RNA sequence: GGGAUUGUAGCCAAGUGGAAAAGGCAUUAGGUUUCUAACCUAAAGAUCGAGGGUUCGAAUCCCUCCAAUCCCU
Numbered sequence: 001g002g003g004a005u006u007g008u009a010g011c012c013a014a015g016u017g018g019a020a021a022a023g024g025c026a027u028u029a030g031g032u033u034u035c036u037a038a039c040c041u042a043a044a045g046a047u048c049g050a051g052g053g054u055u056c057g058a059a060u061c062c063c064u065c066c067a068a069u070c071c072c073u
Base pairs, nucleotide, nucleotide: 001072002071003070004069005068006067007066010025011024012023018056027043028042029041030040031039049065050064051063052062053061
């Protein structure tokens, strides 16, 4: 220098044009327990790497950039 893949909550992770962005772990509160752990119930937390575009509608499609990983030179 060229190419590929990935980027969604503190962590993991589903969703690939129609909405309230599913779920698990962790966190907080309550229940249970002599206490802790475990278990049960509930709650809060992400507008989706950044910017722009297409569309009635974008996490999802297109462009540029950023970051990580891998491959080639």
Notes
Model confidence (mean pLDDT): 81 of 100. A computed fold for a 73-nucleotide RNA from an archaeon, annotated as transfer RNA. The sequence is in RNAcentral, with records from ENA. Its Rfam family is "tRNA". The family's RNA type in Rfam is transfer RNA.